Context: one part of a larger RNA
RNA sequence: AGCGCAGGGUGGAUGCCUUGGCACUAAGAGCCGAUGAAAGACGUGAUAAGCUGCGAUAAGCUGCGGUAAGGAGCAAAUAUCCUUUGACCCGCAGAUUUCUGAAUGGGGAAACCUGACGGAGCAUUCCUCCGUUACUGUAUGGUGAAUACAUAGCCAUACAGAGGGAACCCGGGGAACUGAAACAUCUAAGUACCCGGAGGAAAAGAAAGAAAACUCGAUUUCCAAAGUAGCGGCGAGCGAAAUGGAAACAGCCUAAACCGAAGAAUUUAUUCUUCGGGGUUAUGGACCGCAAUAAGUGAGUUUUAGGAUAGCAGAAUGGUUUUGGGAAAGCCAGCCAAAGAGAGUGAAAGCCUCGUAUGCAAAAUCCGAAGACAGCGAGCGGGAUCCGAAGUACCACGAGACACGAGAAACCUUGUGGGAAGUCGGGGGGACCACCCCCCAAGGCUAAAUACUACUUAGUGACCGAUAGAGCAUAGUACUGUGAAGGAAAGGUGAAAAGAACCCCGGGAGGGGAGUGAAAGAGAACCUGAAACCCUGUGUUU
Numbered sequence: 001a002g003c004g005c006a007g008g009g010u011g012g013a014u015g016c017c018u019u020g021g022c023a024c025u026a027a028g029a030g031c032c033g034a035u036g037a038a039a040g041a042c043g044u045g046a047u048a049a050g051c052u053g054c055g056a057u058a059a060g061c062u063g064c065g066g067u068a069a070g071g072a073g074c075a076a077a078u079a080u081c082c083u084u085u086g087a088c089c090c091g092c093a094g095a096u097u098u099c100u101g102a103a104u105g106g107g108g109a110a111a112c113c114u115g116a117c118g119g120a121g122c123a124u125u126c127c128u129c130c131g132u133u134a135c136u137g138u139a140u141g142g143u144g145a146a147u148a149c150a151u152a153g154c155c156a157u158a159c160a161g162a163g164g165g166a167a168c169c170c171g172g173g174g175a176a177c178u179g180a181a182a183c184a185u186c187u188a189a190g191u192a193c194c195c196g197g198a199g200g201a202a203a204a205g206a207a208a209g210a211a212a213a214c215u216c217g218a219u220u221u222c223c224a225a226a227g228u229a230g231c232g233g234c235g236a237g238c239g240a241a242a243u244g245g246a247a248a249c250a251g252c253c254u255a256a257a258c259c260g261a262a263g264a265a266u267u268u269a270u271u272c273u274u275c276g277g278g279g280u281u282a283u284g285g286a287c288c289g290c291a292a293u294a295a296g297u298g299a300g301u302u303u304u305a306g307g308a309u310a311g312c313a314g315a316a317u318g319g320u321u322u323u324g325g326g327a328a329a330g331c332c333a334g335c336c337a338a339a340g341a342g343a344g345u346g347a348a349a350g351c352c353u354c355g356u357a358u359g360c361a362a363a364a365u366c367c368g369a370a371g372a373c374a375g376c377g378a379g380c381g382g383g384a385u386c387c388g389a390a391g392u393a394c395c396a397c398g399a400g401a402c403a404c405g406a407g408a409a410a411c412c413u414u415g416u417g418g419g420a421a422g423u424c425g426g427g428g429g430g431a432c433c434a435c436c437c438c439c440c441a442a443g444g445c446u447a448a449a450u451a452c453u454a455c456u457u458a459g460u461g462a463c464c465g466a467u468a469g470a471g472c473a474u475a476g477u478a479c480u481g482u483g484a485a486g487g488a489a490a491g492g493u494g495a496a497a498a499g500a501a502c503c504c505c506g507g508g509a510g511g512g513g514a515g516u517g518a519a520a521g522a523g524a525a526c527c528u529g530a531a532a533c534c535c536u537g538u539g540u541u542u
Base pairs, nucleotide, nucleotide: 001541002540003539004538005537006536007535008534009533015527016492017491020464021463022461023460024459025458026457027456028455029453030452031164032163039100040099041098042055043054044053046078050074051073061094062093063092064091065090066089070082071081072080105114106113107112115133116132117131118130119129120128121127135161136160137159138158139157140156141155142154143153168199169197170196171195172194173193179186183233209216210215220247221246222245223244224243230238231237251445252444253443254389258277259276260275261274262273263272264271265270282423284387285386286385287382288381289380290379296376297375300373301372302371306367307366308365309364311360312359313358317333318332319331320330322329334351335350336340342354343353344352394418395417396416397415398414399413400412404430425440426439427438428437429436479486480485499526502513503512504511505510
C1' cells in the first nucleotide's frame, strides 16, 4: 500500500411528520378616495432590535351587546399593575388618527422647508396652537378693460372631478417572431403591447330585422346546425347564418304637429327662445266627434318574514396486580347514536377535551323576497288639413368592418366631393331591374340569463410534503444592479425543559463524572441518520 472484517468520524440521502402551498366547489362581496384612498415614513411598550397592533388619547380611548376568571400580542424572565363595581377576549357603533402620498396655501432632492388671512393661549412685537387658503368643469351672483353699450377678463358661493385597484368589459391605437416546409397577398391577430373610460358586471337591446312558412317577433348566453355554406398565392389556412332546442324574459321615454304661459325681437301681427301640456307609431299621432280615469304595470320609496356580522345548549365508560415511561392498545363488563365528520390528549378514544347531528340566540349595524304606497297607464269613429329626427339617405372616389382577400359584392361604418324625397313618401329581401313580401333610418333609456375573482366564509382533492408544493412553511427579506429590475438559502430535542445543580481537566472551546429523562448513541451543531470521503484496530497478501 491492496483486499477483507470490526468500530468510529464526516455528511444529510431516506422514512415519518406539517405550521405552508396548489387546484377547485358552493355561497357572499364586488369597489376605496378631497369626511384625504391605496401605499408608505416616523413614532408608540416599565424594559424593546424585528414582526404585529396602534397614532402625540399612539400593543391603545368610549358606548352597547356576547362571554366568564383570569389578564398586560408574537415572547421567555423580572418588575409593576388591571380584574366578579366583570378585566382580558369576541362582535357592532363611535372618538382619536403625526408626516408623506391625487396631495390641494407656496416650494421641494416624498415623509422636509416656508407664507398669508381669521381665531385662541397673552396686556404686547414675538412664540405656540387651531381653522381657511391648489386647479379644472358646471350653475348662480358680483365686478369689469382696450371701447360708448357691451364683451373678454377677474372675484365670490354651491356642487362635482382628480388618484388607486387582481381579472373580467367597452372604446382609440396596434406589432413581430411564427405558419405557408423559402417569401411578398395571406397567417400569427385585431393577438401581445400602449392609451382612454365604466361597472359589479360591461357591452348589446325593443326591427328602416330575419325570412320565403299556414311566416317569426328586442337583446344576451349555451347545445345542435357545422368544420357545413362559403372565403382562400382556391396554398397555408380562415370559417358563418337561417333554423331547431335550452337558459332568462320587459318593455319604455323623447323630437315634431297642436294648445298654453313667460321673455325677447320687431315690419304691430307675426317670428324666435325657454318652460308646461300633448304625443310616440307603419292597423301612427295631431285635429274633429263619442266615451272614460280602468285593466294592468310598478325598474322608485317604505319596510315585514328571513339572512349576515359575537355566541349558547348539545348524548353515552368503567375496571384491570396485562404490556408499557405513558393507554386511547390487550382482556373483562357496559352505554349513546338525528352525534361512528374531524382534531387533540404521554401509542391506536363514538362515550376524556374541543367539536359533530340537532335545536336556539342580537342592544347595534347591514342585506332583504312578499306586501303597501307613490309614479306610469287606455278605447271607438271620421279622413279635409298638419306632423312623423337633413348636410341625413343616396351617389362617386378612397378605406375599414362583415366568415366573405374587389370579387357578380349587397348590407354596415365613413375620410373627400356632390346631394334627395317628404306618406301619391322612404329603406331592405347579397350586383342590377320588375313583380311580390318585410320594415320605418338619420334621438335616447332598459333588469335577467353571460364574463371574472384581488377579497370574505364554509368545504373538497386517485394534488405536493421541505431540491416537492408558491419565489417565500414566509421573504419580495438577505444579497446584486446607477437604474428599470433581478432575487436566494434556511423546517423537526423531548410527552413535559424536567435544557444538565454540583465536582474534575482546560484560558476557553470542548470533554469526563453526577443528575433529568422511556431513551442523552434525544444535549440544544439536538427525530431517523444511507452513500461519497476520512480514520482506528485486526486478519491476510506483497
The part of an RNA shown here (large-subunit ribosomal RNA, domain I) has 542 nucleotides and comes from Anaerocolumna sp. MB42-C2. The RNAcentral record of the full RNA draws on ENA.